[in-house]
Context: one part of a larger RNA
RNA sequence: GGCGCACGGUGAAUGCCUUGGCACUGGAAGCCGAUGAAGGACGCGACUAACCGCGAAAGUCUUCGGGGAGCCGUAAGUAGGCUUUGAUCCGGAGGUCUCCGAAUGGGGGAACCCAGCAUGUGCAGACAUGCUAUCCUUAAGUGAAUACAUAGCUUAAGGAAGGAACACGCAGUGAACUGAAACAUCUAAGUAGCUGCAGGAAGAGAAAGAAAUAUCGAUUUCCCAAGUAGCGGCGAGCGAACAGGAAAGAGCCCAAACCGUCAGAUUUAUCUGCCGGGGUUGUAGGACUGAGACAUGGCACUUCAGAGGAUAGCAGAAGCGUUUGGGAAAGCGCGCCAGAGAGGGUGAGAGCCCCGUAAGCGAAAUCCAAAGAAGGCCUAUCAGUAUCCUGAGUAGGGCGGGACACGUGAAAUCCCGUUUGAAUCCGCGAGGACCAUCUCGCAAGGCUAAAUACUAACCAGUGACCGAUAGUGAACCAGUACCGUGAGGGAAAGGUGAAAAGAACCCCGGGAGGGGAGUGAAAGAGAACCUGAAACCGUGUGCCU
Numbered sequence: 001g002g003c004g005c006a007c008g009g010u011g012a013a014u015g016c017c018u019u020g021g022c023a024c025u026g027g028a029a030g031c032c033g034a035u036g037a038a039g040g041a042c043g044c045g046a047c048u049a050a051c052c053g054c055g056a057a058a059g060u061c062u063u064c065g066g067g068g069a070g071c072c073g074u075a076a077g078u079a080g081g082c083u084u085u086g087a088u089c090c091g092g093a094g095g096u097c098u099c100c101g102a103a104u105g106g107g108g109g110a111a112c113c114c115a116g117c118a119u120g121u122g123c124a125g126a127c128a129u130g131c132u133a134u135c136c137u138u139a140a141g142u143g144a145a146u147a148c149a150u151a152g153c154u155u156a157a158g159g160a161a162g163g164a165a166c167a168c169g170c171a172g173u174g175a176a177c178u179g180a181a182a183c184a185u186c187u188a189a190g191u192a193g194c195u196g197c198a199g200g201a202a203g204a205g206a207a208a209g210a211a212a213u214a215u216c217g218a219u220u221u222c223c224c225a226a227g228u229a230g231c232g233g234c235g236a237g238c239g240a241a242c243a244g245g246a247a248a249g250a251g252c253c254c255a256a257a258c259c260g261u262c263a264g265a266u267u268u269a270u271c272u273g274c275c276g277g278g279g280u281u282g283u284a285g286g287a288c289u290g291a292g293a294c295a296u297g298g299c300a301c302u303u304c305a306g307a308g309g310a311u312a313g314c315a316g317a318a319g320c321g322u323u324u325g326g327g328a329a330a331g332c333g334c335g336c337c338a339g340a341g342a343g344g345g346u347g348a349g350a351g352c353c354c355c356g357u358a359a360g361c362g363a364a365a366u367c368c369a370a371a372g373a374a375g376g377c378c379u380a381u382c383a384g385u386a387u388c389c390u391g392a393g394u395a396g397g398g399c400g401g402g403a404c405a406c407g408u409g410a411a412a413u414c415c416c417g418u419u420u421g422a423a424u425c426c427g428c429g430a431g432g433a434c435c436a437u438c439u440c441g442c443a444a445g446g447c448u449a450a451a452u453a454c455u456a457a458c459c460a461g462u463g464a465c466c467g468a469u470a471g472u473g474a475a476c477c478a479g480u481a482c483c484g485u486g487a488g489g490g491a492a493a494g495g496u497g498a499a500a501a502g503a504a505c506c507c508c509g510g511g512a513g514g515g516g517a518g519u520g521a522a523a524g525a526g527a528a529c530c531u532g533a534a535a536c537c538g539u540g541u542g543c544c545u
């Protein structure tokens, strides 16, 4: 020195564990904000660095309920207090709520600086309170060039703003990588991104529809039709609809004709305007004329109402002995409850020890809210057909684009730009060029629950999900430490023990550390703390060299 054996050190794997995650289900909720939000800065404790809580009324104040013996957070300690005259704690409603922040008196390098006006107090210096941003709407006052006026200015009242859940929705704008085995039409994709706006959902929606000789009867969503019909450098790819089956189900209001009050204008007979009545559709309807009814039904409106629910809680059955053990919930023996044998805890594995669980009960206050009530609103029919009305720079056409599964195609349909430009119920549109027949519908105004989408936060629960290099980046004071001018990037780090009983005292040592003693079931569980593999480093020893 090598190989082996024994015993150690180091080291952290592994096993076991779980306070944290992940995914989903059901319920409930879906907004907060100038009455100052979200998010912060700085403070508040006897001693107080942090977290948490709170706001100069600052570890809290008031009140109404709950609760019933301890309490002054994490978090020990000392000091000092509170509490059965009901504290701490939990819930409802209030009070207070510095400064920054939309930030709004002006400024500003956020958490700072500097004002004006009014009122009040004070002898005064001064102090206290309130107001003073912008834009929009409405109203009033004032009021230029410029006579009337208008612009402008001032004041008052009301409203807006900003945030979020990187979700869901609608709209505006809108890529590229990529695929086509290259690439240009095409694709990716109207996706990502950016922007605006909104709601608890949004959007859509009561046929100028879909169909096909039969009909259906608003919209939305799902299944299917169907990878079909089609579109397509007919490449890559893109890709319906009807019918059928389900979920849900709800229909309405204007404009116009006509009538009327009022006002204005005039050519004195009309016109215009506000408002009220009327009226709302396609087997046309309505106005108008005539007849005739006053009932029935409905509501998505307003105000009540308050079954029930939410926000604290209450009560809740039944086990002992013995053995082993540090410890009994384990073994053995004999019982009991069960509308409760879900789960968790307790010194090992507990239906009957504790918290709970089943069935049940409960609210002064605030909130949600069904049935219901009152008010309000809507709602009948027949006949006649002379006249009137039924959404115009609209529909449609040309040109240029876009959307439709549909790439210009035979290209209907819908939308936009531009240029043109009808008809008026004996009317108009559509049925995939176009024409005829036939059929279906009635554009150029508006509103509309439910079925559908999503989940930051709340409650309850589930898992052939993870178990500390996993699972969130984060089980731990993590979006922290740290890095970066910045946008931004972004960790590591869990486990003594049943209980601190966390090792008094003695010895070596400056200490660190160790040896005794003591605690404990165990200290080879000693805080660098469960288990404690391997690499790596030693000590002793056998054999070989």
Base pairs, nucleotide, nucleotide: 001544002543003542004541005540006539007538008537009536015530016495017494020466021465022463023462024461025460026459027458029455030454031163032162039100040099041098042055043054044053046078047077050074051073052059061094062093063092064091065090066089070082071081072080105114106113107112115132116131117130118129119128120127121126134160135159136158137157138156139155140154141153142152168199169197170196171195172194173193179186183233209216210215220247221246222245223244230238231237251447252446253445254391258277259276260275262273263272264271265270266269282425284390285389286388287387288384289383290382291381297378298377299376301375302374303373304372308368309367310366311365313361314360319334320333321332322331323330335352336351337341343355344354345353396420397419398418399417400416401415402414403413406432427442428441429440430439431438482489483488502529505516506515507514508513
Large-subunit ribosomal RNA, domain I from Lactobacillus delbrueckii subsp. bulgaricus 2038, 545 nucleotides, folded computationally. Rfam family: Bacterial large subunit ribosomal RNA. The full RNA is in RNAcentral, with records from ENA and SILVA.